[in-house]
This is a predicted structure of a 392-nucleotide RNA (Bacterial RNase P class A) from a Streptosporangiales bacterium.
It matches the Rfam family "Bacterial RNase P class A". The family's RNA type in Rfam is ribozyme.
Model confidence (mean pLDDT): 75 of 100.

RNA sequence: CGAGCCAGCCGGGCGGUCGCGUGGAUCCGUCCACGAGGAAAGUCCGGACUCCGCAGGGCAGGGUGGUGGGUAACACCCACCCGGGGUGACCCGCGGGAAAGUGCCACAGAAAGCAGACCGCCGGUGCGGUACGCCGCAGCGGUAAGGGUGAAACGGUGGUGUAAGAGACCACCAGCGUCCGGGGUGACCCGGACGGCUCGGUAAACCCCACCCGGAGCAAGGCCAAGAGGGCUCAGGCGAAGCCUGGGCCUGCGCAGGCGUUCGAGGGCGGCCCCGCCCGAGCCUGCGGGUAGGCUGCAGGAGGCUGUCGGCAACGGCAGCCCUAGAUGGAUGGCCGCCCGCGCGGACCCAGGUCCGCGCGACAGAAUCCGGCUUACAGGCUGGCUCGUCCG
Numbered sequence: 001c002g003a004g005c006c007a008g009c010c011g012g013g014c015g016g017u018c019g020c021g022u023g024g025a026u027c028c029g030u031c032c033a034c035g036a037g038g039a040a041a042g043u044c045c046g047g048a049c050u051c052c053g054c055a056g057g058g059c060a061g062g063g064u065g066g067u068g069g070g071u072a073a074c075a076c077c078c079a080c081c082c083g084g085g086g087u088g089a090c091c092c093g094c095g096g097g098a099a100a101g102u103g104c105c106a107c108a109g110a111a112a113g114c115a116g117a118c119c120g121c122c123g124g125u126g127c128g129g130u131a132c133g134c135c136g137c138a139g140c141g142g143u144a145a146g147g148g149u150g151a152a153a154c155g156g157u158g159g160u161g162u163a164a165g166a167g168a169c170c171a172c173c174a175g176c177g178u179c180c181g182g183g184g185u186g187a188c189c190c191g192g193a194c195g196g197c198u199c200g201g202u203a204a205a206c207c208c209c210a211c212c213c214g215g216a217g218c219a220a221g222g223c224c225a226a227g228a229g230g231g232c233u234c235a236g237g238c239g240a241a242g243c244c245u246g247g248g249c250c251u252g253c254g255c256a257g258g259c260g261u262u263c264g265a266g267g268g269c270g271g272c273c274c275c276g277c278c279c280g281a282g283c284c285u286g287c288g289g290g291u292a293g294g295c296u297g298c299a300g301g302a303g304g305c306u307g308u309c310g311g312c313a314a315c316g317g318c319a320g321c322c323c324u325a326g327a328u329g330g331a332u333g334g335c336c337g338c339c340c341g342c343g344c345g346g347a348c349c350c351a352g353g354u355c356c357g358c359g360c361g362a363c364a365g366a367a368u369c370c371g372g373c374u375u376a377c378a379g380g381c382u383g384g385c386u387c388g389u390c391c392g
Base pairs, nucleotide, nucleotide: 001388002387003386004385005384006383007382008381009380010379012339013338014337015336016335017334018333020035021034022033023032024031025030037363041374042373044372045371046370047369048368049217050216051215052214056274057273058272059271061213062212063211064210065209066080067079068078069077070076081095082093083092084091085090096208097207101206102205103202104201105200118147119146120143121142122141123140125138126137127136128135129134155173156172157171158170159169160168174198176195177194178193179192180191181190182189183188221296222295223294224293229251230250231249232248233247234246235245236244237243238242253288254287255286256285257284258283259282266279267278268277303322304321305320306319307318308317309316310315340361341360342359343358344357345356346355347354348353349352
């Protein structure tokens, strides 16, 4: 210099002006402070929190799936192992079990799973031909060496053997199983001996194994107000055994039907069943009517930043500093000026720069909160590493 690999970051800045939301101050005129993101997104995982029996057993169902760590937890992260790819930095893997059982394996092909005879090869038999060497046809049998089909055809190479062949037998190699020795926390790796000669793929098909999972969700949940009526009470009024108006308190509606309160209706109980426990005087169904508002949960948290220590790392311990959105018809924006970056065009001077004009500055926007994953993103920056070439 060229070509790459990995990790991290920014994602316009300043000022003016007009608006919006929240909080505070106020002399009620206004003023001050703060106000989106790395993904706020998809809502795909995991948790916190809340309520339902503090959560028991079984079945069903769902999830996870090499090993060891990290974490509140995870389908996340880190390190390693195995397999595959790359010269390499490095990347990819939904990575338990297919010699438990069942199913499936398109098209092509004779045959796709306790294999298989289409072509070819070989041996008998019969018929025909013959130049007597044999040749052709039919049917029977043998053969998985060769051809052909396929993603895949029941180890590979060489030899012995045979009519032709074949792990039928032998040597070497690959692979599998069992045992032994060594290393590692472990997945696994290295070495040796023996064995049958070889066992297809698929579990994001059923299934088997190990481990994990109770359900619903901030419209969770809590508090207040109001309410259709009903009851009690006080005051006033009137045409007075009652009615009207107003205030206060209690309850939270009315009608009909059914079941039930010693013999227990019904509920807690959200896939089903069971054990056990608890509440219990109301409950269920139908029809009609009322309320439709506010506060809280709700922003100080598995919180950030810096330093240091432990660890290969993910991460953890300690110390110091900091406080940073909270809408609910849903705020966080518009315009102007200057600057910055990029692109295009033009002019000027010697490569390179200067000036002028125009255009562009992405993806997208909180809604209980947090940890992840995935997806989107104009343009730009930084660090580490690899390969090639040249120079020293």